[in-house]
The RNA shown here (small-subunit ribosomal RNA) has 1428 nucleotides and comes from an uncultured Alphaproteobacteria bacterium. The sequence is in RNAcentral, with records from ENA, Greengenes and SILVA. The prediction has a mean pLDDT of 83.
RNA sequence: AACGAACGCUGGUGGCAGGCCUAACACAUGCAAGUCGAACGGAUAAGAGCGGAGCUUGCUCCGAACACUGUCAGUGGCAAACGGGUGAGUAAUACAUGGGAAUCUACCUCGUAGUACGGAAUAACUAUGGGAAACUAUGGCUAAUACCGAAUACGCCCUCCGGGGGAAAGAUUUAUCGCUAUGAGAUGAGCCCAUGUCGGAUUAGCUUGUUGGUGAGGUAAUGGCUUACCAAGGCUACGAUCCGUAGCUGGUUUGAGAGGAUGACCAGCCACACUGGAACUUAGACACGGUCCAGACUCCUACGGGAGGCAGCAGUGAGGAAUAUUGGACAAUGGGCGCAAGCCUGAUCCAGCCAUGCCACGUGAAUGAUGAAGGCCUUCGGGUUGUAAAAUUCUUUUAGUGGGGAAGAUAAUGACGGUACCCACAGAAAAAGCUCCGGCUAACUUCGUGCCAGCAGCCGCGGUAAUACGAAGGGGGCUAGCGUUGUUCGGAAUUACUGGGCGUAAAGAACAUGUAGGCGGUUUAUCAAGUUGGAAGUGAAAUCCCGGGGCUUAACCUCGGAACUGCUUUCAAAACUGGUUUACUAGAGAUAGGUAGGGGACAUUGGAAUUCCUAGUGUAGAGGUGAAAUUCGUAGAUAUUAGGAGGAACACCGGAGGCGAAAGCGAAUGUCUGGACCUAUUCUGACACUGAGAUGGACAAAGCGUGGAGAGCAACCAGGAUGAGAUACCACUGGUAGUCCACGCUGUAAACGAUGAGUGCUAGAUAUCGGGGCCUUGGUUUCGGUGUCGCAGCUAACGCGUUAAGCACUCCGCCUGGGGAGUACGGUCGCAAGAUUAAAACUCAAAGGAAUUGACGGGGACCCGCACAAGCGGUGGAGCAUGCGGUUUAAUUCGAUGCUACGCGAAAAACCUUACCAACUCUUGACAUACCGGUCGCGAGAACCAGAGAUGGAUCUCUUCAGUUAGGCUGGACCGAGUACAGGUGUUGCAUGGCCGUCGUCAGCUCGUGUCGUGAGAUGUUGGGUUAAGUCCCGCAACGAGCGCAACCCUUAUCCUUAGUUACCAACAGGUAAUGCUGGGCACUCUAAGGAAACUGCCGGUGAUAAACCGGAGGAAGGUGAGGACGACGUCAGGUCAUCAUGGCCCUUACGAGUUGGGCUACACGCGUGCUACAAUGGUGGUGACAGAGGGAAGCUAAAGAGCGAUCUGGUGCAGAUCCCUAAAAACCAUCUCAGUUCGGAUUGGAGUCUGCAACUCGACUCCAUGAAGUCGGAAUCGCUAGUAAUCGUGAAUCAUCAUGUCACGGUGAAUACGUUCACGGGUCUUGUACACACUGCCCGUCACGCCAUGGGAGUUGGUUUAACCUGAAGUCGGUGAGCUAACCUUUUAGGAAGCAGCCGCCCACGGUAAGAUUAAUGACUGGGGUG
Repeated sequence: AACGAACGCUGGUGGCAGGCCUAACACAUGCAAGUCGAACGGAUAAGAGCGGAGCUUGCUCCGAACACUGUCAGUGGCAAACGGGUGAGUAAUACAUGGGAAUCUACCUCGUAGUACGGAAUAACUAUGGGAAACUAUGGCUAAUACCGAAUACGCCCUCCGGGGGAAAGAUUUAUCGCUAUGAGAUGAGCCCAUGUCGGAUUAGCUUGUUGGUGAGGUAAUGGCUUACCAAGGCUACGAUCCGUAGCUGGUUUGAGAGGAUGACCAGCCACACUGGAACUUAGACACGGUCCAGACUCCUACGGGAGGCAGCAGUGAGGAAUAUUGGACAAUGGGCGCAAGCCUGAUCCAGCCAUGCCACGUGAAUGAUGAAGGCCUUCGGGUUGUAAAAUUCUUUUAGUGGGGAAGAUAAUGACGGUACCCACAGAAAAAGCUCCGGCUAACUUCGUGCCAGCAGCCGCGGUAAUACGAAGGGGGCUAGCGUUGUUCGGAAUUACUGGGCGUAAAGAACAUGUAGGCGGUUUAUCAAGUUGGAAGUGAAAUCCCGGGGCUUAACCUCGGAACUGCUUUCAAAACUGGUUUACUAGAGAUAGGUAGGGGACAUUGGAAUUCCUAGUGUAGAGGUGAAAUUCGUAGAUAUUAGGAGGAACACCGGAGGCGAAAGCGAAUGUCUGGACCUAUUCUGACACUGAGAUGGACAAAGCGUGGAGAGCAACCAGGAUGAGAUACCACUGGUAGUCCACGCUGUAAACGAUGAGUGCUAGAUAUCGGGGCCUUGGUUUCGGUGUCGCAGCUAACGCGUUAAGCACUCCGCCUGGGGAGUACGGUCGCAAGAUUAAAACUCAAAGGAAUUGACGGGGACCCGCACAAGCGGUGGAGCAUGCGGUUUAAUUCGAUGCUACGCGAAAAACCUUACCAACUCUUGACAUACCGGUCGCGAGAACCAGAGAUGGAUCUCUUCAGUUAGGCUGGACCGAGUACAGGUGUUGCAUGGCCGUCGUCAGCUCGUGUCGUGAGAUGUUGGGUUAAGUCCCGCAACGAGCGCAACCCUUAUCCUUAGUUACCAACAGGUAAUGCUGGGCACUCUAAGGAAACUGCCGGUGAUAAACCGGAGGAAGGUGAGGACGACGUCAGGUCAUCAUGGCCCUUACGAGUUGGGCUACACGCGUGCUACAAUGGUGGUGACAGAGGGAAGCUAAAGAGCGAUCUGGUGCAGAUCCCUAAAAACCAUCUCAGUUCGGAUUGGAGUCUGCAACUCGACUCCAUGAAGUCGGAAUCGCUAGUAAUCGUGAAUCAUCAUGUCACGGUGAAUACGUUCACGGGUCUUGUACACACUGCCCGUCACGCCAUGGGAGUUGGUUUAACCUGAAGUCGGUGAGCUAACCUUUUAGGAAGCAGCCGCCCACGGUAAGAUUAAUGACUGGGGUG
C1' cells in the first nucleotide's frame, strides 16, 4: 500500500459498487422452458350473430352450424446442447499465443432447380381389464407439415468411366409462410502442430496398441481411433515415469523497475451437475431442471412396488470468525416459440438488508474577556481547558412537513416511483466518535498501584516519587468512522537476472584424470540460426494510461486515442556470436641437446645403536624419581672386554633447501620408470581451458581379514608412587594387540595456505634453489621455482599484495540466523566399525567475525611501600577496665559490622542527659506565627494544703508597662475560646544536600587544536635514561594546557636587625640569713615581629657534551634538612534522615508534650582495644637535681594549722612571661637475694572523705585488714627506620563528682635494614581472554523432577494405487433368430425383401478373492533432543 475480510467501540445522509473464501454437506416449500390451432383429428367454454320458447319487452332458457373469437389433453414441429450455477476433478484429450488441413454446421443471408402420383398405420377417443399408487395390458375407430413406396434430377454422390444411386408438405383470409435438392457465405463446433504453463531425484529408468508400416473397419473428419499381419521401435538427466498440489487466461495487487503474490466481482475458454458407467434422440449432448443400469442416502407404500437429486432464484438446517429477501416487473435490454396478437423468461431490470469498500456532504456561521463557573495542575503568584461556553446577530445544506413533478418510449406499454429534481414552511433545530501520547513515532502532567494488578509490534516497563500499568486533566492523529487480528507485496541487495558472497563471519569438494555440457587465438570467403532495421497479420472486449463528454462535484459511466513490452509471416543488412570454408603461429603439443632432484617400484649391500645369548674380568649394589617404591642382583647384576643372533630405523650432511597432483618422500648401489626446467626455433597447426555424472583412479593415522615377522616403543591391562580420592599426570617397573612385511578391505583427518583450476594485466627491494647469455676479485641480465618486506589497489578489520585476498575473463563446487544436526528415516557402499546422500517438528533472539577500552591471569618485564627480610617491643595465656556479639529483660533506646565496625557516634548515662520501659497526667499543646475577645501588673520572693511528682487548690509581701495626636489608638506582655497550624531522635542514607571514611600523599586523571583510524578509539601520556614524583632530560605527529606532584603556608634547627615587661643579669652600685631583692642595664638567655641562609650554587668522577647520580669542600643545616596543614579524576548505591538541612510517606486526645521511678551498668559465654603484672634493667625505703606545654573567677588557690590519709580549717595572690595548679618522674644511694616472695595486686570485710536535692540499683577517693589468678603466654598476629621504638612522668578538653580512654607536652633514649627470591598492597609497559555485575566472572556434562515435539517399536486401523484372477447390470456392436411383423416386390391360402422379440458372443461399471507398493493415524515399551 492492498483486501469478497472478521472482531471491539461508535454510528447522520446520499451516490456507485460488492456480499458462503468453510461442507462439490443435506435439503421442506414456491418459482427458474416453453411455445405454435396459420401442421392434425378431437374435446370444451363463454360471448356475439342466427332460429325457437317463456314472458316481468329486455331479461332468461333451448337448439343448430362452426361462418366469428377463445381455451385444452394428445399426435406433430421448433426450442429444450442457449441462458443461469459451481470449481470437485484435471500438470495436460486443459489453458494462453501463433500456425495448419482431412471436416460438420439447425435457425440466418445470397443463388440455382423443384414442390407431381400414391399407400399403410397410430395416439387422442371408446370398450373391457390389472394396480394402493406410479402406471399399464388387450380389442375397436381416426387425422396430419407423423410414417412409407415408386416417378423426375441442371447441379449432387459413387465409379472399373461402361454405368449406377438419391428429394419433397402442406397451411391459407391468395398476401404470404413453409418443404426438397444443391452451390456459396456467415456463425458455431470438432481435429492436428509449435512454444509457454507449480513443487519433489530421500521418484531414474518408463512403455507392448507400446513406436512405425500395410490391408480392412470405423468417424462429420485425420489418426493405433479399432482390428489382422510385419518390423522393434518410442520417451528420458534440456528430468521420462511416479508422488503431492492446482481449473487456465485477460487481469488484480505490490514494486522505481526487474520481479513477487494472486485468479472474488466483470469478460474468454475448460470441466462438472448425488457417486460410477452407458448409450438414445438430435444440426448440435453422451445432455444441471432427459433416458437406462449399478451404488449410497432421503421419502411414499395396501409391503406387492414406486418416487427423488437447488454447484438455477429465494429460502432451511449444518459447518464456520464470517456473507443478504421464501420481494416487484417483464416497462427496458436480450432469449425461446409463433405470420402475428401474444405467451414464457429468478436471464435481466429494479427494490429490500449490511459502514463490506470507494466517493461526496453534514453535525452550524460571525461577534464575543470579567479571560465567568466548574474541572485539572501549581513554585500558591498563577497557569490551562479557552473565543471554547454563556450571551448577541445570522444561515438552513442534509434530515422533517406540504405542493409540483420528469427523462428512461419511436405510436402504445413504466416494475423502479409520486423516485430523481424543483418550490414553499418551521427551527440551531434531529446528527461525533475511535485510537494514541517511553524510543522508533506526532503528542505530558497529577493521582492510584508497588515485579502485584497489568502492558508489550521490537527494545522493554512495573520491586513506594511509573510521561510505558489503571484513572483523570491536557495534548497528537484520523474522522462516520477508528483500532485490533489475519493474508499478500514492499522495505529485504535477507536467493542478489537487474543486484550478494565463500582466508578468519555460513560457504573451495582432501587430490587428480576425464565424458556430456559450457567457454575458446589470428585470418579469407560464404550462409543467415542468433542479432539489427522496415513492412504485414494478430495480440477479443473490459481494465491501466492520455485527451474529451455525461450525472451539481467526485466515485461512477461513456467516446476517441495510445498502449498491450508478445507471437507469426515477409523484405533487407552482415559488424559481432554461430555453421561451412581458406590460410597463419603468439596458445597447446612434438623434435634435438643438456640439467637438478629424499618423485615411484623391485632387488642387493652397509655401519652405528638398543635388546637378547655365550664366554672372560670383577664385586655389591644397580636402576629409577621432585623424593621414592615396584623391579634386577651373591644362583654374581650394574660396569667392562670379546664373539654371536635378530628386528626396526637410517646420526652428521640437513638448510627459510629439493621432488611430487595431494596424501607424502631422507643410508648406499644396481635395474625399470613418471614428471619438471633450460637452450635451439626444426615440425603439427587451435589440437586449448574447465569439468555435472563417472573412474575395479590414488589417498596420513587408526581400524578390519588371511599369512608371516617381532629388537625397540607401546593403547587395553597389572604393579609402584602422588594425592582427600587419582579409573590421571611420573625419560616409574612390566607388558598384549598394534607398530614391520605380503595380499585384500576401509576412504576418512585442523586431508590447512582453514585461500578450486586456468589465462592475461598491474612499482619494486632482498634472500635462496635449478638452467642460459654478457662482462669476469665479482657483477649484470633472462627463464622457471621457494621465502621475507613493501607501492598502487582491495578488505568489516586483521591483513593480502606479480606465489593476490588487486584489475578482468572462462568453467566447476559450495553458502543463506543459532540450536535440533551432519542427526532421524529412506537409498547406495562396506565383513564390521562405519562412510556418503540428507530433512522436519520443536525452540531461542540471538549465535558469529575482527578490532577497542578496561578488568582479570597459579602470563611476562620493570619499580615502589615497616610489604617481606634484619631488629626492638607487644597482642593472643592471667586479673581488671572498656566496647561489641549473644543471651536475658517490662526496658536492657538507636546507629556503626572485613581491611574502612568493636576505649567508634559518646571531649564524661546516679537525677538531668535519654531517644527505651512501667505508672500517672495534658490536647492549639513544652515551642513559632496570624486572626477574635478580655486584662494592663507582668514578674519576683516567702510560706500552707493534697499528691511520688507533674499538677491542682488557697494565702501573704514587694514592684514601674512603653509611646501618645489622649481615642482602649499603636506597640509589648499575659489570660480565654476556636481555627489555620505546631510537634515527631517515626520511616526511607537505595530519593537527597552537606560532611566524612577508604583506595592513597598512590602518581596518576584529563582537555584544546592537529594527525591517524569507517568506527569504538589511538597519539600526546608510549620509547631511552632519571626521580620520592606524568620529577626532569633526550627522542618522537604531535604542539600546548588543566587538576594532581613539587613550591608558595605553619612549626622547628643557625645568624642578624628592631623592641625590652611580668622575662633576663655580663659589667656598675645598694641590700639580705638567702634569692634580679632594689637602683640600673638590654650585652646574653628568652620573648615576638621583620630579615638572611640551601640553590646540586662550587670542585672531581660517571653519564649521551643532557637530565641526573656518586664523592668532596664550605656550612647551623645538603640534596624534599625534620615535622605539620594540604587528599587529583574517580571507586565502594561505603557511613550518617539520631548534629544540621531536606523531597516523599506515616502519627495528630498521639508515633506529640510533661512527671516520678526504673533501664542504657543485666551475665552461662565468644571477640576486639587497653591497663597492671608475673619481678633484681626489679620491689621497698631514703636523698632530692633537671623540663615543656597548658589551665584558672559559681575558678585556680598560697602561707600557716589539724588529720596516718582522702581531706578539712584558713583566705594571701591572680582574669595571669608577675599569683596559683606545680610535686615533675625515671635518675642517684641503701636494703631485699629468686621465693608465688618485701613480686603481684584482684577480691572481700570494716571505717571514712568529697561532690551532689539524692551515691540502694549505680560515683570517685582514703585508711586498716584480706592477698586471687599470674613464674613471660599455642596456632596465629600487631606497631616501629631516629630524637624514632621502648620507657618515664606532666597538662588539657568533657566535667558538680568520676579517665587504665582521647588529645597535647617534654625527660631518658636504642637495635637493625644483606637484599627484593617469595607472601601482601600498589604503579607502568606488554601478552591471552568465550570476562564487562568485569575471576566471588563465565561456564561443561551426568543424575533427580515437570512439560513439549520427535525417531524406533510386537502390531492395529484407514486412504490411495499396482499387476493377476473371478463375476459381468445397463448398453453399443457382431452373430443367430424354428417365435412375431401393416406399407415394397412377386408367379399372392403364400413366399421374398426388410425388421422385431428372444438367445449367444466381444468390450465393460459396481462388486469379490488372494498378493504387494505407498501414505496417514494410533501403540505397551524404548532412544536421543528441546525447555524450565